[in-house]
Molecule: transfer RNA
Organism: Danionella cerebrum
RNA sequence: GCUUUCCUGGCCUCAGUUGGUAGAGCAUUGCGCUGACAACGCAAAGAUUGUGGGUUCAAAUCCCAGGGAAAGCA
Numbered sequence: 001g002c003u004u005u006c007c008u009g010g011c012c013u014c015a016g017u018u019g020g021u022a023g024a025g026c027a028u029u030g031c032g033c034u035g036a037c038a039a040c041g042c043a044a045a046g047a048u049u050g051u052g053g054g055u056u057c058a059a060a061u062c063c064c065a066g067g068g069a070a071a072g073c074a
Stems, first nucleotide, its partner, number of pairs: 001073007010026001012025003020057001028044005051065004
């Protein structure tokens, strides 16, 4: 330099089907339980999906261009 793949709450780990409006685990907060803590149970908050455009009635999903990471080739 070229090709391919990946980027989604909290510098956390991931899911998301044929485009129809985003979920889980862990963590955090509150409550219950306990003499107290842990564990466990219940509940809540937290995302405009790495960035900027485009297509569409509608985009995490399709297209384009940068950025970052990994693998392969040279």